Glycine riboswitch aptamer from Bacillus renqingensis, 89 nucleotides, folded computationally. It matches the Rfam family "Glycine riboswitch aptamer". Rfam's curators write: This family represents the bacterial glycine riboswitch. It was read from a public genome assembly, where an Rfam model found it. The model forms 91% of the base pairs in the Rfam consensus.

RNA sequence: AUGAUGACAAGGGGAGAGACUACCAUUGUAGCGCCGAAGGAGCAAGCAGAAACUGUGAAUCUCUCAGGCAAAAGAACCCUUGUUUGACG
Numbered sequence: 001a002u003g004a005u006g007a008c009a010a011g012g013g014g015a016g017a018g019a020c021u022a023c024c025a026u027u028g029u030a031g032c033g034c035c036g037a038a039g040g041a042g043c044a045a046g047c048a049g050a051a052a053c054u055g056u057g058a059a060u061c062u063c064u065c066a067g068g069c070a071a072a073a074g075a076a077c078c079c080u081u082g083u084u085u086g087a088c089g
Base pairs, nucleotide, nucleotide: 006084007083008082009081010080011079012078013077018032020031021030022029023028033069034068035067039065040063041062042061046056047055048054
């Protein structure tokens, strides 16, 4: 400084899937069925390697461990504002 990039806070938007069954009742326990957008795990091209079924390697893709399946809350991600950081010039 018409402030790149990162961080934090507040506000707004924000999907999917049984208000299933059993057990006095429940937000609990068990059973069966399902969802993909916290977190976690898997990998394509490319790169590395003499080579390999090797290493590295992204997602809202895949898995469904965790989580979730009325509302509320939470929620990846997006937007706005504020504070802070301070690259190039």

Its mean pLDDT, the model's own confidence on a scale to 100, is 75.